[in-house]
RNA sequence: AUUAGAGUUUGAUCCUGGCUCAGAUUGAACGCUGGCGGCAGGCUUAACACAUGCAAGUCGAGCGGUAGCAGGUCCUUCGGGAUGCUGACGAGCGGCGGACGGGUGAGUAAUGCAUAGGAAACUGCCCAGUAGUGGGGGAUAGCCCGGGGAAACCCGGAUUAAUACCGCGUACGCCCUUCGGGGGAAAGCAGGGGCUCUUCGGACCUUGCGCUAUUGGAUGUGCCUAUGUCGGAUUAGCUGGUUGGUGGGGUAAAGGCCUACCAAGGCGACGAUCCGUAGCUGGUCUGAGAGGAUGAUCAGCCACAUCGGGACUGAGACACGGCCCGAACUCCUACGGGAGGCAGCAGUGGGGAAUAUUGGACAAUGGGGGCAACCCUGAUCCAGCCAUGCCGCGUGUGUGAAGAAGGCUUUCGGGUUGUAAAGCACUUUCAGUGGGGAGGAAGGCUCAAAGGUUAAUACCCUUUGGGAUUGACGUUACUCACAGAAGAAGCACCGGCUAACUCCGUGCCAGCAGCCGCGGUAAUACGGAGGGUGCAAGCGUUGUUCGGAAUCAUUGGGCGUAAAGCGCGCGCAGGCGGCCUAUUAAGUCUGAUGUGAAAGCCCGAGGCUCAACCUCGGAGGUGCAUUGGAAACUGGUAGGCUUGAGUCCGAGAGAGGUUAGUGGAAUUCGUGGUGUAGGGGUGAAAUCCGUAGAUAUCACGAGGAACACCAGUGGCGAAGGCGACUGACUAGAUCGGAACUGACGCUGAGGCGCGAAAGCGUGGGUAGCAAACAGGAUUAGAUACCCUGGUAGUCCACGCCGUAAACGAUGUUCACUAGUUGCUGGCCCAAUUGAGGGUCCGUGACGAAGCUAACGCAUUAAGUGAACCGCCUGGGGAGUACGGCCGCAAGGUUAAAACUCAAAGGAAUUGACGGGGGCCCGCACAAGCGGUGGAGCAUGUGGUUUAAUUCGAAGCAACGCGAAGAACCUUACCUGGAUUUGACAUCCCGUGAACCUCUCCUAACAGAGAGGGUGCCCUUCGGGGAGCACGGUGACAGGUGCUGCAUGGCUGUCGUCAGCUCGUGUCGUGAGAUGUUCGGUUAAGUCCGGCAACGAGCGCAACCCCUAUCCUUAGUUGCUACCAGGUAAUGCUGGGCACUCUAGGGAGACUGCCGGAGUGAAUUCGGAGGAAGGUGGGGAUGACGUCAAGUCCUCCUGGCCCUUAUGUCCAGGGCUACACACGUGCUACAAUGGCCGGUACAAAGGGUCUGCUAACUCGCGAGAGUGUGCCAAUCCCAAAAAGCCGGCCUCAGUUCGGAUCGCAGUCUGCAACUCGACUGCGUGAAGCUGGAAUCGCUAGUAAUCGUGGGUCAGCAUACCACGGUGAAUACGUUCCCGGGCCUUGUACACACCGCCCGUCACACCAUGGAAGUCGUUUGCUCCAGAAGUCGGUGACCCAACUUUUAGAGGGAGCCGCCGAAGGAGUGAACGGUGACUGGGGUGAAGUCGUAACAAGGUAACCAAU
Repeated sequence: AUUAGAGUUUGAUCCUGGCUCAGAUUGAACGCUGGCGGCAGGCUUAACACAUGCAAGUCGAGCGGUAGCAGGUCCUUCGGGAUGCUGACGAGCGGCGGACGGGUGAGUAAUGCAUAGGAAACUGCCCAGUAGUGGGGGAUAGCCCGGGGAAACCCGGAUUAAUACCGCGUACGCCCUUCGGGGGAAAGCAGGGGCUCUUCGGACCUUGCGCUAUUGGAUGUGCCUAUGUCGGAUUAGCUGGUUGGUGGGGUAAAGGCCUACCAAGGCGACGAUCCGUAGCUGGUCUGAGAGGAUGAUCAGCCACAUCGGGACUGAGACACGGCCCGAACUCCUACGGGAGGCAGCAGUGGGGAAUAUUGGACAAUGGGGGCAACCCUGAUCCAGCCAUGCCGCGUGUGUGAAGAAGGCUUUCGGGUUGUAAAGCACUUUCAGUGGGGAGGAAGGCUCAAAGGUUAAUACCCUUUGGGAUUGACGUUACUCACAGAAGAAGCACCGGCUAACUCCGUGCCAGCAGCCGCGGUAAUACGGAGGGUGCAAGCGUUGUUCGGAAUCAUUGGGCGUAAAGCGCGCGCAGGCGGCCUAUUAAGUCUGAUGUGAAAGCCCGAGGCUCAACCUCGGAGGUGCAUUGGAAACUGGUAGGCUUGAGUCCGAGAGAGGUUAGUGGAAUUCGUGGUGUAGGGGUGAAAUCCGUAGAUAUCACGAGGAACACCAGUGGCGAAGGCGACUGACUAGAUCGGAACUGACGCUGAGGCGCGAAAGCGUGGGUAGCAAACAGGAUUAGAUACCCUGGUAGUCCACGCCGUAAACGAUGUUCACUAGUUGCUGGCCCAAUUGAGGGUCCGUGACGAAGCUAACGCAUUAAGUGAACCGCCUGGGGAGUACGGCCGCAAGGUUAAAACUCAAAGGAAUUGACGGGGGCCCGCACAAGCGGUGGAGCAUGUGGUUUAAUUCGAAGCAACGCGAAGAACCUUACCUGGAUUUGACAUCCCGUGAACCUCUCCUAACAGAGAGGGUGCCCUUCGGGGAGCACGGUGACAGGUGCUGCAUGGCUGUCGUCAGCUCGUGUCGUGAGAUGUUCGGUUAAGUCCGGCAACGAGCGCAACCCCUAUCCUUAGUUGCUACCAGGUAAUGCUGGGCACUCUAGGGAGACUGCCGGAGUGAAUUCGGAGGAAGGUGGGGAUGACGUCAAGUCCUCCUGGCCCUUAUGUCCAGGGCUACACACGUGCUACAAUGGCCGGUACAAAGGGUCUGCUAACUCGCGAGAGUGUGCCAAUCCCAAAAAGCCGGCCUCAGUUCGGAUCGCAGUCUGCAACUCGACUGCGUGAAGCUGGAAUCGCUAGUAAUCGUGGGUCAGCAUACCACGGUGAAUACGUUCCCGGGCCUUGUACACACCGCCCGUCACACCAUGGAAGUCGUUUGCUCCAGAAGUCGGUGACCCAACUUUUAGAGGGAGCCGCCGAAGGAGUGAACGGUGACUGGGGUGAAGUCGUAACAAGGUAACCAAU
């Protein structure tokens, strides 16, 4: 000094694992916006091409000189000329510098860089020392003359100087040497000057600057060594000057640096060679750190200068603004030739998302030249442009509630914007205007003085003092004054992560999106607005890097099932290694020294008002090297030890291996016998075999393969694997012994070997089985499952292959860490031939601690440690492509990428599901009875039709449903006609009481007119008020318009099924579990027992109603036994309340009692008693929830829509249509019936302002008339019907059946045409018991018979009720359907109507192959060979020197080696493209099937064919 997480796989959970986000960063770019200043930064791309200007000159104190300028002097014809005389100076000779400074990063993976060292070197200018600087000579440029050329430029002649060049002399150092000796230098210039000399130039002296030789230093440079320095092994071998030696050459210098010869080496899995990429470092960014990424600006090193090659000069270059050659490009040209190189500063074009001025100045710092002044300096210092970054400042401050207006919103009250604004009071930074005004300046020049030098008061140098001066920036910084809030705020975001919410618009559209994901009519997720949040002259977006990511894990991960242990062993290298002693000092530890540049980071100070920034000091720099020390540990060396390991001796066990032989059972075949019609096979069949004799059976024979029982959770082996018996050969393990060796050990990359099945080759063999194949079935199909056959193969020998779910999905070795209990083998003790105790190896089960995500593992570890090896890093693409290696092939092994997804996955949990299991219910099946489906009709629905046939309901759970009743109305629909504050509500204004009657018109409503009529309350008598009506105005009304997927309420359904939950506790990391499971039992989660559970709630049951028995109370309208009265008769009447009944209250039934069973239980079976017996029968009652189930057209209601209409009113029509289909019913098809006549017995209801209606009369009847009773236990509807008695019909389309139609009527109603019901007469259809299929019902039930009610004016086969008569059957739970509980599997969770695979078709994307084709890089061989160095030659040329017709020396030319570009050939690698082709990925609802997930309907999977 220091470590943060979140979202996303699931219904939920834990884990694994990827993706994504929050942070920091930037040479950035883009979008929107933009006040000021400071400090930094600014072509990351085309090392692409460059117009123009500038970027390296300087020295006259080296030289000959004077082209131009200025001055002086002289001459002058006043045009001018002459004169280097002066200041100066073009061009030239010469010197120094152009090797620095500046740019760029192409190349370079080591000839580089970094760090630490080294020896065989050079080093201009600079510093110090030593010794010198003597005397000569010959040229040459310039200039002049001539010539060539378009130009660039070149040639010839003459003349000339030097600090240019060359000798001679000298040589302390120096160099060479055979140690005798030999060799080699130099240059002068300027200032001053007393003496001396002078040819008057000067010599000479002196000072300064130079020059020569040499030594040392400093600086710089060259060279060498070690270590470090990216990726690829789908690059494994590379190398001929290559490695070393000797001689020679060469260099400043070591060296194969070069050459000749000799030797055959050198490098490489510790990664050579090759390929790709890259300048390296200090540092920078990030990170807690370790690391990771990076190498802009600044600094060090390197490399490059259009591309390639080369040398020259020089101290230094193989030279950015030098030369030569080759190449490309550009420009000039008179076509003959020439010129050029911005990766210097500006600038231009181009490229690009993108990067600035053709600025000022040498004032400062620095550099070059010069004695100096000074000149040059696009180095540098400044300015300009750019929010590119960092830092600072400002855009105002205080007050101010009527909480203004406006905006937005609203539940309409308000809320919010918001003290925000306005208003009031202040301030004036910055910007603006006008003044003032530092510092950056040191020097240089000049004057004076002093000191030094000197012979010298001179020159020169130093110091001190005086003077005049030097600033690009610059209108500087800073400061003063003035005026006025005046000139100055945006951007992104607001679903979660992530701080911040509402309204409107839109309607899976438009769009958003970093991930998850938003949007299909109420979007906090799109767009706008209001509001809010965050940052702020910026804010967002995009890109980059690190972080988070412990997601490559050294710090700091894993491998049973998530990705991951090689199939197994042997073993070289490597890694690791027992005990003791001594020694060493490589590792290790410690001290010292050197180095680790500066800058940066960090700390402390200081300077700009602060900060950024800058200055100073310190620390640090984990490293490297040298050196001194320590010796525990590791290593080395030496010696020893026995416990690790091994050898030896003695035993027993074993399907260990190889090989030779032997055996019996069975299948098949053959031969023969017996025997006859079948056999075989299957779910059922068929193909097939069999009368030519099968199958069956007996005997014999042949041949091949495999070895029943023993057999085991057993044995052996490294694994694969090994199973009859005997022999031979052979390996290993174990036990016991203790003699020997003395660490000999473990692991093991490469390597080598073994390695199931299938497969391949060659040759055999072949009984059974059996891919392929054939046939038969099955099936929609069936290239399958099943059946009948059947070939490879299975077997043997030899050789390949080398893979498996080669599995314990668990590498090998060693040590340690509770137990219990089996089995195999051995030994010891003990023992009765038993049981037992101990020990070793092996092999199982359970289990503690511990571990694990969980499951589980647990001395045979998945525990705790040690050693070594192998392997993993999201899913798919893919174990694929390409390449390599192996293989006869099949193929194996090694092994990617593009692209695509946000997951893929493990374990466990709760559900749901299963053509899983167990248990159990239900008219679920079965057993029965009666129906439906066929007919006619009724009714509902679909469809069709229509102006409309209003709308809804849709499997069960829509369809005689909403509708408990459509002629008008209803009515919502259609046509037509009207109406607009409205048919209805509230408020306001005006008028009038309300209201009633009549007439006209109309289809009707509406409309028009006339008449009558004035009430109630108060009153000041004017009037006002309530109520009602009419007219008017606008707020509003109204809507059966939409959304039941925005809702409430109500309802259906699973289901009257027995379930659904909670609290506390406990268990589990958790989802969750437990309870609720288990054993019994029940109709029941009903009860009992047990139990880490104990309790509780909603359900069940009970409580409620009806009904069955009895009791009691009360008797009217009920009843009438008894008493009395009366009648033709009747409870008709009195009495009565016993009975029935009515309606109040009670009793009764509780498994209470007995017996059996059962856990001393719950309960169950049987029985008794009882009216009723095990919930007596029936009803009401419907848990948590499911189906986005139904209903906006009952009602309520959000939102949307219409408003002279989608509202309202009216008439007519429609909802009643009709080729058809379906549902639900009625009536039938007849004799258990129909008809006629007679006759008996209910219950429950209904009935007054439109009721039920008796009796009587009329009518065949429906009814009508008249009229009584009843507001109902009183009267009425009201007749019950089937039944019973009697009669007719006699099996037929009928005396069955009644549809349809005709006529005539009745009733209701304003009105029966569309479109009512009923009556009478006539008519008399289909239908003779209903295919596949299907429904209801378990007892007072089904069936059958009638009765009533609601709705309703009228209309009932429907619905809801009521009673009468009154059965059959249930063995049972295998099956179908539905349901409950437990369990199991699961890849399902929208939950099996689930999920999901592959081909095909279409579209798009990336990719492999491919005849080829194009390009890039590169190897080898050869040709040719520029410039140039070197070597040779040099008959040609040459001033210096000499011993001079010559020589020495030099040179041109020519030749040779090497040698760039180029050319030819042949390889290699990589890339682009390519007709066609292969697979892959993605895509909305395409096609075909159904492979997988459940026993997935043939268990699945792995490998091979």
RNAcentral holds the sequence, with entries from ENA. This is a predicted structure of a 1505-nucleotide RNA (small-subunit ribosomal RNA) from uncultured Marinobacter sp. Lineage of the source: Bacteria > Pseudomonadati > Pseudomonadales > Marinobacteraceae > Marinobacter. Model confidence (mean pLDDT): 85 of 100.